[in-house]
Context: one part of a larger RNA
C1' cells in the first nucleotide's frame, strides 16, 4: 500500500506449496503344505538392525581464550612468604553453562479411496463359449487422502471472539437526509519509540520485561566443578610432611532478595465509519 466498507488485539480455515516414502537380518506359525529324496515355503504375527532424517542433551564424548589445580622462565609488588604480568590460554591435569556428535529420543507407517499390469462373477452380440459390449468385484513402493511444515497478495484477499471512539461552529453544494472543505475542542482502543533484557538474532525481525516490577547487575542460599587455600600450630637441619580442612574459590546453571538500572516522558493512531 491493497483486502469494498472504521479502528485494534488474540484465535484461526486451508486454496495452494514443500518435505517424508527406503530396507536387511532372525523367530513362531513349521521341519508343517509340497516333495520319492534332497530340499524346503506362501498368509499372518513378533522381534531386532543399516543408511537416512528431525528434535535434544539425561548419559557417553569434544570444545570450554570468563572456574580451579599443578608447574617452567623471567619481570614487578622493598625482602620472606603471598600474589600480579609476560611467555601460543607459557605449558600441563581436570571442567559448568551454552554449542555440538560419534550419545539419547523419535521417524517412515497404520488405515481410507480411485487405480496399473493381472486377476474374477454375472452376460449377451454368436441358443455354446467369452472378465466386456451394458452392469459388478479383487488388485501395487506408483496416484488422491491420511503424517510434519508453511500458508488469506487465496486481488475469489476468508472465518471467530473480543476491545475502542456517540463534539461543536462556519462556508459551499443540496428539496431534504446528507456530503465536501476549515477553525476550535477531543486524542480511545491499541501501536510506536526509549529504557532493562532474552536457549531471538548479521541489520532488521520476533520474545520478556520497564516501579501496580524478578527483565538484567549485584546480594544472599543451593548447585557444579577443582580437589585439602591463605594464616596459625606441630614434627623435619633441610627439600618438605601433618592438622585446622573435603578446605578454599568456584563463569554462563537453579531459587530467592528492589540494593543498581528500566527515570522522567514523547509519538502514531480519533470523533460511530461508500
Nucleotide at each position: 500500500c491493497g483486502u469494498u466498507a472504521g479502528g485494534a488485539a488474540a484465535c484461526u480455515u486451508g486454496a495452494g506449496a514443500g518435505g517424508a516414502g527406503c530396507u536387511g537380518g532372525c523367530c513362531a506359525c513349521a521341519g508343517u503344505a509340497c516333495g520319492a529324496g534332497a530340499g524346503g515355503a506362501c498368509c499372518u504375527g513378533g522381534c531386532u538392525g543399516g543408511a537416512c532424517a528431525a528434535a535434544c542433551c539425561u548419559c557417553c564424548u569434544g570444545u570450554a581464550u570468563a572456574c580451579c589445580a599443578g608447574u617452567u622462565g623471567u619481570c614487578c609488588u622493598g625482602c620472606c612468604a603471598a600474589g600480579g604480568g609476560c611467555a601460543u590460554c607459557g605449558c600441563u591435569g581436570g571442567g559448568u553453562a551454552g554449542c555440538g556428535g560419534a550419545g539419547u529420543u523419535u521417524g517412515g507407517a497404520a488405515g481410507g479411496g480411485a487405480u496399473a499390469a493381472a486377476u474374477g462373477c454375472u452376460g449377451a452380440a454368436a441358443g455354446c463359449a467369452u472378465a466386456u459390449a451394458a452392469g459388478c468385484g479383487u488388485g501395487a513402493a506408483a496416484c488422491c487422502c491420511g503424517c510434519c511444515u508453511c500458508a488469506a497478495g487465496a486481488u475469489a484477499a476468508g472465518g471467530u471472539u473480543u476491545c475502542c471512539c456517540u463534539g461543536u461552529c462556519c462556508u459551499g453544494c443540496g428539496c431534504a437526509a446528507g456530503c465536501a472543505g476549515g477553525g476550535c475542542c477531543u486524542g480511545a482502543a491499541g501501536g510506536g519509540c526509549a529504557c532493562c533484557g532474552g536457549a531471538a538474532g548479521a541489520c532488521u525481525a520476533c520474545c520478556g520485561g520497564u516501579u501496580u516490577g524478578a527483565u538484567a547487575g549485584g546480594c544472599c542460599g543451593c548447585g557444579u566443578g577443582u580437589g585439602u587455600a591463605a594464616g596459625g600450630c606441630c614434627c623435619g637441619c633441610g627439600a618438605g610432611g601433618g592438622u585446622u580442612u573435603g578446605a578454599g574459590c568456584u563463569a554462563a546453571g537453579c531459587g530467592g532478595u528492589a540494593c543498581u538500572a528500566a527515570u522522567c516522558g514523547c509519538c502514531c493512531g480519533u470523533g460511530a465509519g461508500g
A computed fold for a 274-nucleotide part of an RNA from an Elusimicrobiota bacterium, annotated as large-subunit ribosomal RNA, domain VI. Its Rfam family is "Bacterial large subunit ribosomal RNA". The prediction has a mean pLDDT of 90.